């Protein structure tokens, strides 16, 4: 130089001006206060996922003496954390040359069910093509025996004759083997074929023809021993019958954990209207009203005090907390610990925006240059102008979205010394 993998940071940047929410303070108006309310100042105001609400705490309240049934959830080991379906390290099993990565990882010899289609069988499986034996039958087949013909041919031999054993040939019958072809009856599971999956592989013995039938050696499965390892498990000897197939996110079985509702939880303080008690009052006039007071006028039958109960409504809860950041030590890690420094949003119709200048990544260009055989890169210039999305009781997590930029560790090709 290239491709690859993993794991972290960051996710526009600056400036002005207008506005918003919280909090502190001056100041102003209002109020008897309590406090509202405006302006000014200061300070703080989203995220790595706030998000889906999937799991797990914290907190609140009800409920609970212990124990179980029914329900749910998890499931390889050892760690780790309040606590978990979550993290971390190993181990099994699968992927990849590697680094890495995937795994919804108890139990299919408790038992019930399922295994589509295709195929002959799909579970104590099964014979479609083939392989094998027996029988029948069958061929202008093939060899072989054996009989026949006033047949043919050749001829030992003697009684020499139309004598003739006997070979050969040609036809024809019968019958045996063997080929091949059709039927029937029976072995057979090697081999072809289906399918995700077909009751072990490989090679020999063996037999009709075959099979773990049997033999070696190899896988696995089951019993015993040895060594490692906290452990899941890993090496390794014997011996065993030869072989027993998947689904439990199928019902179930075993081990181990779960009480419920949820911040609209729940707590406080409390208007009016009604309600009840208690006072005063109804021309011997309560209390209003004009008003800084007092006298006065005027309206007048109810008024005032008080209780509980908690409605509208305001507060707390709520942001100091399994806290942020930074060092050091322990651990392979996850995380633990000790020390330091620092507080960082709190809305309730719900704030975190709004134009403007400067800059800019991504991406776009039939522009220009430089490199390379090439595809292409590099730079400059021009235009462009920033993903996914938003807090509402708070943590830990998963998981889903998400333009892009930056660092780092490993692996594998190449090239140069």
């Nucleotide at each position: 130089g290239g491709g690859g993998u993993u794991g972290g940071u960051c996710g526009g940047g600056c400036g002005a001006c207008c506005g918003c929410g919280g909090c502190g303070u001056a100041c102003g108006u209002c109020g008897u206060g309590a406090g509202a309310c405006g302006u000014g100042c200061g300070u703080c105001g989203a995220g790595g996922a706030a998000g889906g609400u999937c799991c797990g705490g914290g907190c609140u309240c009800c409920a609970c003496a212990g124990g179980g049934c029914a329900g749910g959830g998890c499931g390889g080991u050892g760690g780790g954390c309040a606590a978990c379906a979550c993290c971390c390290a190993c181990c099994c099993g699968g992927g990849g040359c590697a680094a890495c990565c995937c795994g919804c990882g108890g139990g299919a010899c408790a038992g019930u069910g399922c295994c589509a289609c295709a195929g002959a069988g799909a579970g104590c499986a099964g014979a479609c093509c083939g392989c094998c034996c027996u029988c029948u039958c069958g061929u202008c087949g093939g060899u072989c025996c054996u009989c026949g013909u006033c047949g043919g041919u050749c001829g030992a031999g003697c009684u020499c004759g139309u004598c003739g054993a006997g070979a050969c040939c040609a036809c024809g019958g019968a019958g045996a083997c063997c080929a091949c072809g059709a039927g029937a009856g029976g072995g057979c599971a090697a081999g072809g074929g289906u399918g995700a999956a077909a009751c072990g592989g490989u090679g020999g013995u063996g037999c009709a023809a075959g099979a773990g039938a049997c033999c070696a050696c190899c896988a696995g499965c089951g019993a015993c021993c040895c060594g490692g390892g906290c452990g899941a498990c890993c090496g390794g000897a014997u011996c065993g019958g030869c072989u027993c197939g998947g689904c439990a996110a199928a019902c179930c079985c075993c081990g181990c954990c779960c009480g419920g509702a949820g911040c609209a939880a729940g707590g406080u303080c409390g208007a009016a209207c009604a309600g009840c008690g208690c006072a005063c009052g109804u021309c011997c006039g309560a209390g209003g009203g004009c008003u800084g007071c007092c006298c006065g006028c005027c309206c007048g039958a109810g008024u005032g005090c008080g209780c509980g109960g908690g409605u509208g409504g305001a507060c707390c809860g709520c942001a100091c907390g399994a806290g942020a950041c930074c060092a050091c030590c322990g651990g392979c890690a996850a995380c633990g610990g000790u020390g330091g420094u620092c507080c960082g949003a709190g809305a309730u119709g719900g704030a975190u925006g709004g134009u403007c200048g400067c800059c800019g990544a991504a991406c776009g260009g039939a522009g220009c240059g430089c490199c390379g055989c090439g595809a292409g890169g590099c730079g400059c210039c021009c235009g462009g102008g920033a993903a996914c999305a938003g807090a509402a009781c708070c943590c830990g997590g998963c998981c889903u979205a998400c333009a892009g930029a930056c660092c780092a560790g490993c692996c594998c090709c190449u090239c140069c010394g």
Bacterial RNase P class A from Nocardioides sp., 417 nucleotides, folded computationally. The gene name in the source record is rnpB. Its mean pLDDT, the model's own confidence on a scale to 100, is 79. Taxonomically the source falls in Nocardioides (Bacteria, Bacillati, Actinomycetes, Propionibacteriales).